[in-house]
């Protein structure tokens, strides 16, 4: 110098700003003689952190943090 940061975990949305979603996990419920797997439904994210633009920021832009990769 470049790249990555979003839910307990994997991630999708950034490019073109306008209601933050999936899988698996967790809890409740259905089914069963019980488990299991199936099926429903639920809760879980102020998107690394602060500032700036802007009616509006994960999303532009600038510092700074953490981690990889180069010189």
């Nucleotide at each position: 110098g470049c790249c990555u940061g979003u839910a307990g975990c994997u991630u999708a949305g950034u490019c073109u700003g306008g209601u933050g979603g999936a899988g698996c996990a967790u809890u409740c419920g259905a089914c069963u003689g019980a488990u299991a797997a199936u099926c429903g439904a639920a809760a879980g994210g102020c998107c690394g952190c602060a500032a700036g633009u802007u009616c509006a920021a994960a999303u532009c832009u600038u510092g700074c943090c953490a981690g990889g990769c180069c010189c």

Predicted 3D model of a 71-nucleotide RNA (transfer RNA) from a marine eukaryotic metagenome. The prediction has a mean pLDDT of 82. It matches the Rfam family "tRNA". From the family's description: Transfer RNA (tRNA) molecules are approximately 80 nucleotides in length. Rfam classes the family as a transfer RNA. The sequence is in RNAcentral, with records from MGnify.